[in-house]
Context: one part of a larger RNA
């Protein structure tokens, strides 16, 4: 000097920023992941039309049936759900940094650019009808559809195999010219968009190598059998003992292997003049984790927090047969604890995902709310007033001297508070309408919609000094000294220390000094 601080006394305002450092303890409740009907078949609900029937003279009011229409709960299908949020248990490791290389890789959404969409099938879920169960749920049976699925056919600059020209490297090779086998499409529509195959390039994002660097202990000196190397193979996007058969006997290691112990890295933070030394809370980046430990499926991407299974601890329901669950999301609960907040608003702005769009979802965001816990800012009033008032506290005591220009009394001022009146930017657009312009879906103008915060900030006006000061010290180190109690008692203390009758060290009064909405103590770090 710092602090994600905690405790004591106090406490008047704002703006910015922070707020489980411990139990990676267990967790009621709500929400945090959807979306498309311009893929589909369909109607359970809503709401609108028909038709029927009933009551009424009619209006109409009620029951039925019907998907016709607007839509739309469940259901097939797309995409998305790997992102965004959280934690730091694990990890001393290519886990992070920095720098290379990939002739050894992949990449859906998006962008370029090229050719293409021909024909034909068979399911199936939803609904129907039955069944089994206490419930989870499953099970039979009979239809029906698609941008689900399947065959075939068309194709190359793609892929793999032979074979060939020419070139160029880095050990395996790489690029390039020609011949025969395999691999592709889907429509829906409001009629013009949007889309769908495949190939080639771009972009973003990832994968996988290495060389540097990355905590303590040698009172850890040895350590390794798929270990190390080869040939073959398999797997993989892709290189490799990744994994497998065989053959060899290697490899690491005082330049600290192995082993134990701590720890997620880094920008960056704190101190220092500087070298260093400390830490890694909030914000960016990578990682890695998601009740505990295994496993894989989907998929462009997971080995997947709010997805499967399968073991386990555990906690719930059960008709005992057998189920159900996973807050290290946001908010709240118990519990640990010195200690850490609303079971709050809105999608109005940024951003995400769906969608042609309108929208819809978004506990991300972005506001509010409660904490002096920080750090800046501003305030508690200015100016004059001397009978130096009264009271207090000291004295060398008829008397000073201190509080103290303080006060009272005059003049003034109204920040902030309080009361009334106006009252923002954050809004850019996008979709709707209208006009233009290239010329068929873009641009550009006008027009009108849209704001949670919040009637907040601000700005005007009124009335009033009115509502707004504490802590800690005062023996030295260190800035500030008396008096009365106390009597090695009570007690104080960071070090010397101080206190046994005159205590500036202990309490209590006065005074004084220090900082100030704070001070002071403890805890760490330099």
């Nucleotide at each position: 000097g710092a602090u994600g601080a905690a405790c004591g006394c106090u406490a008047g305002c704002g703006a910015c920023a922070g707020g489980c450092u411990u139990a990676a303890c267990a967790c009621a409740u709500g929400c945090a992941a959807g979306u498309c009907g311009a893929g589909g078949g369909g109607c359970a609900g809503c709401g609108a039309g028909g038709c029927u029937g009933u009551a009424g003279c009619a209006a109409u009011a009620c029951a039925g049936c019907u998907g016709u229409c607007g839509g739309c709960g469940a259901c097939c299908g797309g995409c998305g759900c790997a992102c965004g949020g959280g934690u730091g248990a694990g990890u001393a490791a290519c886990a992070c940094g920095u720098a290379u290389g990939c002739a050894a890789c992949c990449u859906a959404c998006c962008c370029u650019u090229g050719u293409c969409a021909g024909u034909c099938g068979g399911a199936u879920a939803a609904u129907c009808g039955g069944a089994a169960g206490a419930a989870a749920u499953u099970c039979c049976g009979u239809c029906u559809a698609a941008u689900a699925c399947g065959g075939c056919a068309u194709a190359a600059c793609a892929c793999a195999g032979a074979u060939u020209c020419g070139g160029g490297g880095c050990a395996u090779c790489c690029c390039u010219u020609a011949u025969c086998u395999g691999u592709c499409a889907a429509a829906g529509u409001u009629u013009u968009u949007c889309g769908g195959a495949c190939a080639a390039g771009g972009a973003c994002g990832g994968g996988c190598a290495u060389g540097c660097g990355u905590c303590g202990c040698a009172u850890u000196a040895g350590c390794u059998a798929g270990u190390c190397g080869g040939c073959g193979g398999g797997g993989u996007a892709a290189c490799g003992g990744c994994c497998c058969a065989c053959c060899g006997a290697g490899g690491c290691g005082a330049c600290g292997a192995u082993g134990c112990g701590u720890a997620g890295g880094g920008g960056u933070u704190c101190u220092g003049a500087g070298a260093g030394g400390a830490a890694g809370g909030u914000c960016c980046c990578c990682c890695a984790c998601a009740c505990u430990g295994g496993u894989a499926c989907u998929g462009a991407g997971a080995c997947a927090c709010g997805g499967a299974c399968c073991a386990g601890a555990c906690u719930c329901c059960u008709a005992c047969g057998g189920g159900a669950g996973g807050c290290a999301g946001c908010a709240g609960u118990g519990a640990g604890g010195a200690a850490u907040a609303u079971u709050g608003g809105u999608c109005a702005a940024u951003g995400g995902g769906c969608g042609a769009g309108a929208g819809c979802c978004u506990g991300a965001a972005c506001c509010a709310g409660c904490c002096a816990a920080g750090u800046c800012g501003c305030g508690u009033g200015a100016g004059g007033g001397a009978a130096g008032a009264c009271g207090g506290u000291c004295c060398u005591a008829u008397g000073g001297a201190u509080u103290g220009u303080a006060a009272a009394c005059c003049u003034c001022u109204u920040u902030u508070g309080u009361c009334a009146g106006g009252g923002a930017g954050c809004a850019a657009a996008a979709a709707g309408g209208g006009u233009c312009a290239c010329g068929u879906g873009u641009g550009a103008c006008c027009c009108a919609u849209c704001g949670a915060g919040a009637g907040u900030a601000c700005c005007u006006g009124a009335a009033g000094a009115a509502a707004a000061a504490g802590c800690a010290u005062c023996g030295g180190c260190u800035a500030a000294c008396u008096c009365c109690g106390u009597g090695c008692c009570a007690g104080c203390a960071g070090c010397c220390g101080c206190g046994g009758u005159a205590a500036u060290a202990c309490g209590g009064a006065g005074g004084a000094u220090g900082c100030g909405a704070g001070c002071g103590u403890u805890a760490u770090c330099c």

This is a predicted structure of a 526-nucleotide part of an RNA (small-subunit ribosomal RNA, 5' domain) from an uncultured bacterium. The full RNA is in RNAcentral, with records from ENA and SILVA. The coordinates come from a structure-prediction model, not an experiment, and the mean pLDDT is 83.